[in-house]
RNA sequence: AUUGUUCUCUGGGGCAGGGUGAGAUUCCCGACCGGUGGUAAUAGCGAAGAGCUUAGCCCACGAGCCGCUGCGGCGGUAGGACUUGGUGUGAUUCCAGGGCCGACAGUACAGUCUGGACGGGAAGAGACGUGG
Numbered sequence: 001a002u003u004g005u006u007c008u009c010u011g012g013g014g015c016a017g018g019g020u021g022a023g024a025u026u027c028c029c030g031a032c033c034g035g036u037g038g039u040a041a042u043a044g045c046g047a048a049g050a051g052c053u054u055a056g057c058c059c060a061c062g063a064g065c066c067g068c069u070g071c072g073g074c075g076g077u078a079g080g081a082c083u084u085g086g087u088g089u090g091a092u093u094c095c096a097g098g099g100c101c102g103a104c105a106g107u108a109c110a111g112u113c114u115g116g117a118c119g120g121g122a123a124g125a126g127a128c129g130u131g132g
Stems, first nucleotide, its partner, number of pairs: 001130001003129002006127005017029003031112002033102002035061004043053003056100002064077005082098005104115003
């Protein structure tokens, strides 16, 4: 530096406070949370045009559910969800404002509780091997 029919490890957060009620972290007011890779500027760090970091709602992937299956997967569904203004050559990513989304089963109707799950997993790091 590159590569891999190898190995190991890692790999998800969140209802404070209050109302109604016999009963709700499920309803109502309100609060809180944001997996993985990509993209990245006149932003942040930086001496720097190097480098690093930065998206729940832009692109792609993963987990759930249903169907099919030659059991390798394939198709569908859920479930996805963003705009206005500002700066700029350039931004749905930055700054400001307002808004929106969140599987299945259980239960007083759940993104946040309990359960399948001490599971699976996108992927990340390292080891080892390989080439110069």
Molecule: FMN riboswitch aptamer (RFN element)
Organism: Caldisericota bacterium